[in-house]
Context: one part of a larger RNA
RNA sequence: ACCACGUUAAGGAACUAGGCAAAAUAGCCCCGUAACUUCGGGAUAAGGGGUGCUCUCCGCAAGGAGAGCCGCAGUAAAGAGGGCACCGUGACUGUUUAACAAAAACACAGGACUCUGCUGAAAUCGCAAGAUGAUGUAUAGGGUCUGACGCCUGCCCGGUGCUGGAAGGUCAAGGGGAGCGGUCAGCCGCAAGGCGAAGCCGCGAACUUAAGCCCCAGUAAACGGCGGCGGUAACUAUAACCGUCCUAAGGUAGCGAAAUUCCUUGUCGGGUAAGUUCCGACCUGCACGAAUGGCGUAACAAAGGUGCCGCUGUCUCAACGUGGUGCUCG
Numbered sequence: 001a002c003c004a005c006g007u008u009a010a011g012g013a014a015c016u017a018g019g020c021a022a023a024a025u026a027g028c029c030c031c032g033u034a035a036c037u038u039c040g041g042g043a044u045a046a047g048g049g050g051u052g053c054u055c056u057c058c059g060c061a062a063g064g065a066g067a068g069c070c071g072c073a074g075u076a077a078a079g080a081g082g083g084c085a086c087c088g089u090g091a092c093u094g095u096u097u098a099a100c101a102a103a104a105a106c107a108c109a110g111g112a113c114u115c116u117g118c119u120g121a122a123a124u125c126g127c128a129a130g131a132u133g134a135u136g137u138a139u140a141g142g143g144u145c146u147g148a149c150g151c152c153u154g155c156c157c158g159g160u161g162c163u164g165g166a167a168g169g170u171c172a173a174g175g176g177g178a179g180c181g182g183u184c185a186g187c188c189g190c191a192a193g194g195c196g197a198a199g200c201c202g203c204g205a206a207c208u209u210a211a212g213c214c215c216c217a218g219u220a221a222a223c224g225g226c227g228g229c230g231g232u233a234a235c236u237a238u239a240a241c242c243g244u245c246c247u248a249a250g251g252u253a254g255c256g257a258a259a260u261u262c263c264u265u266g267u268c269g270g271g272u273a274a275g276u277u278c279c280g281a282c283c284u285g286c287a288c289g290a291a292u293g294g295c296g297u298a299a300c301a302a303a304g305g306u307g308c309c310g311c312u313g314u315c316u317c318a319a320c321g322u323g324g325u326g327c328u329c330g
Base pairs, nucleotide, nucleotide: 001325002324003323004322005321006320007319008318010316011315014314019311027051028050029049030048031047036041038148052069053068054067055066056065057064058063070074082309083308084307085306086305087304089301090300094106095105110146111145112144113143114142115141116140123132124131125130149296150295151294152293154226155225156224159223160222161219162218163217164216165215168214169213170212174208175207179203180202181201182200183199186195187194188193227245228244229243230242231241254288255285266282267281268280269279270278
């Protein structure tokens, strides 16, 4: 010096990103317990008091009542919740990155959409046979999204997807074979060369022809989307109102400087002596918004933020002690 412990005057979070760590609380009995609430809870809420031993009496006992005794201290050692208030998130118990993340991530009951009518369902594995689904049958099974509960879930089908439609357009192989070409018996020519039937071979137009696409509809708890400019009221300011352009339609309810707000430490209020955090408001939402759910919500959380009480060597500011390691000497 380090490691693991123990104690500490006065103060008591001044430490620090943050009370991290430590301290404190603690069993049992009695009293007593708020907001809120889904009436179960919240609750061991909070906050108090008691607790040993001896004798007497009561009692089957557990235990109770009374009298007394000792200590600083009686759940005498050990083991054994710190508490409260507000907020964001996720309903909850669960699950997870084996070995840096346990969470507001995943799951979850519940909700919704969609596929599937069964000899082989749909879906999935497999080349197949076969198997799962299921010895199930739409109150069943698969896929996707959302995520208890409460109140709700607006507008847009133009694009993309899906479903339905089939008149027209387009359209593959195949069918079809107009026509063109190669070869060749033969014919013409002095020759070079030319013409050329059948057959065989090659190319091949019209016409015919499915799905798909185009097209016509439907569908957003399908993927997704949900405006701009100018003017206007008898102070000012603002604009219920008007005009205009564009759009498939221009963001409804609710919420809002938010796990979302750039400007920003917005502004006001609260809390502090002092508060970039926190709580309550406002709304100018850079860039919330309704199952990629919106807003609330009792209970719950080794989770996140803020404050308060208690408590403390976290600190002011360090000291001493115990055990061990290092180091020095032997």
A computed fold for a 330-nucleotide part of an RNA from a bacterium, annotated as large-subunit ribosomal RNA, domain IV.
It was read from a public genome assembly.
Its mean pLDDT, the model's own confidence on a scale to 100, is 89.